[in-house]
Context: one part of a larger RNA
Molecule: large-subunit ribosomal RNA, domain III
Organism: bacterium
RNA sequence: GAGUAACGAUAAACAAGGUGAAGAGCCUUGUCGCCGAAAACCCAAGGGUUCCUGAGCCAGGAUCAUCCGCUCAGGGUUAGUCGGGUCCUAAGCCGAGGUCGAAAGGCGUAGGUGAUGGACAACAGGUUAAUAUUCCUGUACUGCGUGUAUCGCGCGAUGGGGGGACGGAGAAGGCUAAGUGUACCGGUUAAUGGAUAUGCCGGGGAAAGUAUGUAGGCUGUUGAGUAGGUAAAUCCGCUCAGCGUAUAGGUCGAGAUACGAGACCAUCUGCGAGCUUUGCUCAAGGAGAAGUCACUGAUGCCAUGCUUCCAAGAAAAGCCUCUAAGUUUAGAUACAUGUACCCGUACCCCAAACCAACUCAGGUGGGUAGGUAGAGAAUACUAAGGCGCUU
Numbered sequence: 001g002a003g004u005a006a007c008g009a010u011a012a013a014c015a016a017g018g019u020g021a022a023g024a025g026c027c028u029u030g031u032c033g034c035c036g037a038a039a040a041c042c043c044a045a046g047g048g049u050u051c052c053u054g055a056g057c058c059a060g061g062a063u064c065a066u067c068c069g070c071u072c073a074g075g076g077u078u079a080g081u082c083g084g085g086u087c088c089u090a091a092g093c094c095g096a097g098g099u100c101g102a103a104a105g106g107c108g109u110a111g112g113u114g115a116u117g118g119a120c121a122a123c124a125g126g127u128u129a130a131u132a133u134u135c136c137u138g139u140a141c142u143g144c145g146u147g148u149a150u151c152g153c154g155c156g157a158u159g160g161g162g163g164g165a166c167g168g169a170g171a172a173g174g175c176u177a178a179g180u181g182u183a184c185c186g187g188u189u190a191a192u193g194g195a196u197a198u199g200c201c202g203g204g205g206a207a208a209g210u211a212u213g214u215a216g217g218c219u220g221u222u223g224a225g226u227a228g229g230u231a232a233a234u235c236c237g238c239u240c241a242g243c244g245u246a247u248a249g250g251u252c253g254a255g256a257u258a259c260g261a262g263a264c265c266a267u268c269u270g271c272g273a274g275c276u277u278u279g280c281u282c283a284a285g286g287a288g289a290a291g292u293c294a295c296u297g298a299u300g301c302c303a304u305g306c307u308u309c310c311a312a313g314a315a316a317a318g319c320c321u322c323u324a325a326g327u328u329u330a331g332a333u334a335c336a337u338g339u340a341c342c343c344g345u346a347c348c349c350c351a352a353a354c355c356a357a358c359u360c361a362g363g364u365g366g367g368u369a370g371g372u373a374g375a376g377a378a379u380a381c382u383a384a385g386g387c388g389c390u391u
Stems, first nucleotide, its partner, number of pairs: 013031006032388004040368004046348002050346001051075006060068002080141002082344004087118002092113003098107003122139005142340010154327002159322004167309004173302003178296004184203005209259003216252004220243007228236002264291001267287003272282004310313001354363002370382004
């Protein structure tokens, strides 16, 4: 220079009370404003205690600070079913032998490893200062072991077969979530002209599972033979024959319905506690209403469906079936009973906690998707919820 520029989005503050040495900024209440396909909520990645409680105010916070993602101390993450492992494989990677190479090493068979994919059993309510599909209550399901009963000559794989198993586009249907209104239930009658009504305010909600097998999708079935499926096969394939063309049978399959459901719930009461003390707030426990119908209706489910097109759209295991070696009491079904390991689980997650040297107007994958107007996830206003961006 200069007490100058600046104090990081122009979403916005104000009042009263509290605490305190001190309050524009902290806490409580009220009013105002902003977002609302987000500036809300839940995850993955990443971070790594930032979570909760008490204490503190040197430093950090672009100001103050009694406040804090700061400092100090203590506390906090509970699983057969959620995610990962004890299952499977893709690209990629490793790679016994092998092969190539002065060496180091390269490539690569069998095999292994490796999710971003396949397979696989739990929901609702309650509870903590902080965890919950993990704790508690209620109701379920899965695997394995044991026992009982019934069936019983088959069972049995690292092998065979089926299945898993997949592209793009389009159209129609059946539903549900959700929403709107409503029967009904509870409360309420008012300071100023009117207002006991057909007024106003609030509620009007409910899982997995089990049973049933609907809308709808797919599909011939039985027998005989058999040189193929590296051996075998009753399985698959192939050939032949009988029956049959269906509103049949088989199989899959949303949703609805019943149970689950004596729960939950507005509201009332109030052990007790606090304060600004005759009223207000918090609150253990107790009692406990209606819970119906109609319409709209998804981008969600049936559906990896159907139709159509050419560029012809993973693999393996679980699963079903067939036999081989082997084994003769295995095996199957039902019921009962017992049992179920390791790791993650706090908190942030379009952000002040991640990536950007910062409490940085930048960047960051997925899920949920209320109302009024609207074609709409645009836009405007708004609910739940969250904020007013640290002078």